[in-house]
RNA sequence: GCUGGCGUAGCUCAGCUGGUAGAGCAGGCGACUUGUAAUCGCCCGGUCAGGGGUUCAAAUCCCUUCGCCAGCU
Numbered sequence: 001g002c003u004g005g006c007g008u009a010g011c012u013c014a015g016c017u018g019g020u021a022g023a024g025c026a027g028g029c030g031a032c033u034u035g036u037a038a039u040c041g042c043c044c045g046g047u048c049a050g051g052g053g054u055u056c057a058a059a060u061c062c063c064u065u066c067g068c069c070a071g072c073u
Stems, first nucleotide, its partner, number of pairs: 001072007010025004019056001027043005049065005
């Protein structure tokens, strides 16, 4: 230099053919318990890597930049 994959909550990851962004863990509160753990319920937590475009509407489609990983040269 070229090619491919990935980037979504603190972490691990879903998100279908464009139509209200989700789960588990972690964290907080409560229930239960003599108490702790476990279990159960509720809550908190997101500029969807950045910018631009298409569209009534973009995490999703297109272009570009950045970062990480792998391969090729």
Model confidence (mean pLDDT): 81 of 100. The RNA shown here (transfer RNA) has 73 nucleotides and comes from a Pseudomonadota bacterium. NCBI's taxonomy places the organism under Bacteria, Pseudomonadati, Pseudomonadota. Its Rfam family is "tRNA". Rfam classes the family as a transfer RNA.